[in-house]
Order: sequence, then structure tokens, then C1' cells
RNA sequence: GCCCCUAUCGUCUAGCCCGGUCCAGGACGCAGCCCUCUCAAGGCUGAGACGCGGGUUCAAAUCCCGCUAGGGGUACCA
Repeated sequence: GCCCCUAUCGUCUAGCCCGGUCCAGGACGCAGCCCUCUCAAGGCUGAGACGCGGGUUCAAAUCCCGCUAGGGGUACCA
């Protein structure tokens, strides 16, 4: 250089192939409330994320292009 894979809440992860039913779901954690003499446990509620830029589309986490970061393969065959 070329090829492949990965990037989503604080952490882990589903959704991407096949666009819409998703103000992106779940677990742990966090905050508040209930319960309790108190704490833990339990119950309820809440905050919190699509790596960046552009394109296509009525509509993009999802499709296309470029870039960034991380990981892997290759220097061979014809």
C1' cells in the first nucleotide's frame, strides 16, 4: 500500500443483513420516592448513547461515499 472486522447511555449489550411499528430496548451501575427503627434486599419512577463529515430518501443507528480510532490478514498465486 491493499483486503477484512469493530465503533450505540458510565460499563456490557440488542437493533444494522431486509430503512418506518424506536421521543433507540435490556442488564449492571447512578439519582429520587415507597417500604424499614436504620441499612441491605424488594417495589416504583427518572436521567443517560448511535465515532466524525457528506450524500440518497417523505423518512437513516440501519443504505452509499470519505475520514478518524482500534484490531486482524497479506508481500503469495496467476
RNAcentral holds the sequence, with entries from ENA. Predicted 3D model of a 78-nucleotide RNA (transfer RNA) from a Planctomycetota bacterium. Its Rfam family is "tRNA". The family's RNA type in Rfam is transfer RNA.